[in-house]
Context: one part of a larger RNA
Parts: sequence; structure tokens; C1' cells
RNA sequence: GAUUGAACGCUGGCGGCAUGCCUAACACAUGCAAGUCGAACGGCAGCAUGUUUCGUAGCAAUACGAAAUGAUGGCAAGUGGCGGACGGGUGAGUAAUACGUAGGGAUCUGCCCAGAAGAGGGGGACAACCCGGGGAAACUCGGGCUAAUACCGCAUGAUAUUCUGAGGAAGAAAGCUUGGGUCAAACCAGGCGCUUUUGGAGGAACCUACGUCCGAUUAGCUAGUUGGUGAGGUAAAGGCUCACCAAGGCGAGGAUCGGUAGCUGGUCUGAGAGGAUGACCAGCCACACUGGGACUGAGACACGGCCCAGACUCCUACGGGAGGCAGCAGUGGGGAAUAUUCGACAAUGGGGGCAACCCUGAUCCAGCGAUGCCGCGUGUGUGAAGAAGGCCUUCGGGUUGUAAAGCACUUUAGUUGGGGAAGAAGGCUUUUUGUUUAAGAGAUGAAAAGAUUGACGGUACCCAAAGAAUAAGCACCGGCUAACUCUGUGCCAGCAGCCGCGGUAAUACAGAGGGUGCGAGCGUUAAUC
Repeated sequence: GAUUGAACGCUGGCGGCAUGCCUAACACAUGCAAGUCGAACGGCAGCAUGUUUCGUAGCAAUACGAAAUGAUGGCAAGUGGCGGACGGGUGAGUAAUACGUAGGGAUCUGCCCAGAAGAGGGGGACAACCCGGGGAAACUCGGGCUAAUACCGCAUGAUAUUCUGAGGAAGAAAGCUUGGGUCAAACCAGGCGCUUUUGGAGGAACCUACGUCCGAUUAGCUAGUUGGUGAGGUAAAGGCUCACCAAGGCGAGGAUCGGUAGCUGGUCUGAGAGGAUGACCAGCCACACUGGGACUGAGACACGGCCCAGACUCCUACGGGAGGCAGCAGUGGGGAAUAUUCGACAAUGGGGGCAACCCUGAUCCAGCGAUGCCGCGUGUGUGAAGAAGGCCUUCGGGUUGUAAAGCACUUUAGUUGGGGAAGAAGGCUUUUUGUUUAAGAGAUGAAAAGAUUGACGGUACCCAAAGAAUAAGCACCGGCUAACUCUGUGCCAGCAGCCGCGGUAAUACAGAGGGUGCGAGCGUUAAUC
């Protein structure tokens, strides 16, 4: 000098863009953060509608009330499907089961894309529900009824797979909905699904080489250890595991042990080489109260799933139960130190759904903080009687100083009033038209019209009004280092980054006047180059 996720002191007008627990991976009150599908299913608790019956009022239409009815819109709970393996957080562990770069072959892959083929015919249950029981609760037990795209057989089935004595054998499925048609079926067509299989895309697993901090006051380490044969296991190669056999394997080019640490793209600095670092953003990894385990599934050994053990907290009728913010806010604690228990799904993206739509503390926004960077403002011109006051003085004057006052202007920002976007693409309804088709259904492409969809926010921006009106500090002035005098003090009080100042004329302490530097900041401290 540059830099920082900074902190502290003094000071502080506005805006834009960023950024904000670096410490206790300490403990957490409360709310929210993962649901969705009725176009898979039986149903109907609640809401709304319709229908029927009864009652009341009325001449009546009808209104109100009660009861019944899943008939309809819908839908609590339940069965079932997909998603809860993404997204979000943190960096404890990890020095190599990681990361980075370059390769490899022995693999798996839901949804998606392209191709080939099939979807025939049956069965038995279990929830919900009803009945009964246990329990303070969490919840749970027994009996009975029932549906399905839940579950299980049979048939068919090859280019996949498995077995094989080489002949062969084993091995799959599910429907729902829209339109036409019908008295109702049958039947025809479309859409979304289902099963088997081939290839792809993207994703995941594994292997190899090289590189990746400090310590030798750590020198030897290793028995599934190193290799082979065989078997098991895995999606898959492999001591991954096991039986047997051999005695190997690593190490001064640092094994083993100990300490420290997530790695990288990058970031800071530097002319570079290097050094330091890994906040925000992006890629990978690891973790989810601590330790262990598997289940389900295409995918987990699973943050807001399960089981066991432990510590802690809470409820309890003392028998037994419940919980996990390193998600977003927020609380206590720790600390020099780090924000709101805000708004919205309008956009982008994600999950579910044919869709409408629902969910989304991802995200987009707003709030707080000069924490950083950038921009703007705090007026402009004129004005010598060089006013008054202050300070200095050789008492002549000098300086503050065109500074102020005065005069003439301007109105950015702020204040007040008015106007006012873009971010909106879509989706819905209607019409026209193309394709498909038997069809003027349906589906799908295009066009037009209509009514709409904005949290931010009456925000950005524009116009107008008034009025210099509302807006300057901080550090320093001995040398390094730009900037000097007076007073007080008297080796005292004090200063100090280094040299060093202070013991009676201190440009070095304290105050004042003046000056220098930077400026909504300025200094100090810490840290890196």
C1' cells in the first nucleotide's frame, strides 16, 4: 500500500447492488418448512344441492323446520398409487472409504424419449365400517361384512433372464375415463395408464494412475495380513466373506503413529514466481441428539421414516408413554460480534394430478445493520467597510477571510400533492380452421375475440408546489509523514508504531487559535499478502 463475513471509539443525510453466528455439531418454548391424486377403490363424518315423506304459515306458487335418501357437487378418516433419496441446513468427522485431473470395465437405473410385442380367464383376503374388550394416555386386542390399478394363482409369451441330462423347462399384466351408439348391455373410436423386452438420455455404483498440511523428540508396521484354488455373497470386479494352500505385503522417495484439516472452481495479495485462504455463489463429499442396525424402495442404510441402546427434556392415574431447529423465523446460553416469531406463490423451479388446481420458510420480495462496494447531496454566483469576535503580535499590524453578513439565483436528494409502468408467459370460456375419424363426439395444432391472473406496491419512473430551506465529521500537525504558534504543566501529569518527548520558554503532554489529510465517514485493534 492492498484486502476483510470483521469488531471497537467518535460521528452519521439519501439511494442502488451485495452481504450478515467466523464462538457452543450448546440446549431449545411456539408457528410454519411434503404433500397430492375421487379420472385406482369401498364409502359418506362434516358442508352444499336435488328428491321423497311429515309438520307449521299461506287460497296458491312457495318459505321454514324435522326425518329419510350417496342421487349430485365435493370430501374427513381409510385401502391404493406417486412423491417424502429432490429441494433446504451444517462442516462435527475425514489426510484418503474424500477431493481434483486423466483413464477403465465387471454393473444398476423409477419418471422421460424411440422401437417391438401383449393386455385372456379366475380366486381368496385385509382396512375403513359394525359389535365387544383393555388402557389415564399413547394406543391396542378379539369377532363379523366389503371394494380396488392392493394381493395370489391359471392361460399365453421371445430376441432378455434362470436351470438343464441339450430334448426341454421355468417365468407377466389392470384398468380408469371421454365421445358415439343402445331401453340397458354388446359394439366403435380417442386419452391416460398396465405388463414384457431392445436401445437412448440423464443419474448412480465400482476400479486404476498421479497430485493434495505438519511432526523422526513417531522407525519399523501388518495374520484376512499379501497372493492362489474353490465356494458363498453383491446390481457388479474384488479377502467383500469363508474353507484349504503358500509366506507374503508396506517402509528413509517416510510406512506406522501423533497433531491439524471437509476438498475444488475460486478469493486476497504480488510485476511475476510465489504466499495466504476456501465467507457469499457453483461442483463433489460427509453428517442429521450420541452409537449401532436393518426394513421399504428404481434409488436410503433415509434431517422433519422405523427398531435397539445411551444422555437429556417433557407428560403420567407410576402401570407406561412422547421428543430431536446443523430447515425458516424466533428463545436462552457462549461471545468483541452477526438480522424479522414479515408478505406471496405473481414470476422461476420442484412434487402430485388428464386438467382445473393444491402444496412448496426452495424461491421471489419486504424489514433491520454505514458490514462492504458504487452513486448523489449537505448549495451556486457575487460580495472589502478586508465588519465584529477569536488568536498572534516586534503594538505598526498579521491571521481566521470572500469566510460571514448583504444582494441575486437554483431546487438534485428530502417533504407534500397528482399521474403511473415493465416484470404476464400462461390458464379459462366462445368462435373459426387444419389433422385424426364413420362422425359436426372426443383428442390435438393454429388463429381471433372476451372476461381475467402482481407478493413486491401505488414501488420504479414522470409532473407540479414551497423554500437555502432538513443534512459534516474524524484523525493528525518532532522525524519517518502533508501540516506551527500561544498558554498551562515542570522526569509530574502524560504521549509513544520505531527513534524517542516531559527535570521552567515542550512545534512531541493537556487546552486554544491556525493548518494538513480523508470525507458519510474517519481513526484504532485483529488478520493475510
Predicted 3D model of a 529-nucleotide part of an RNA (small-subunit ribosomal RNA, 5' domain) from a metagenome. The full RNA is in RNAcentral, with records from SILVA. Its mean pLDDT, the model's own confidence on a scale to 100, is 85.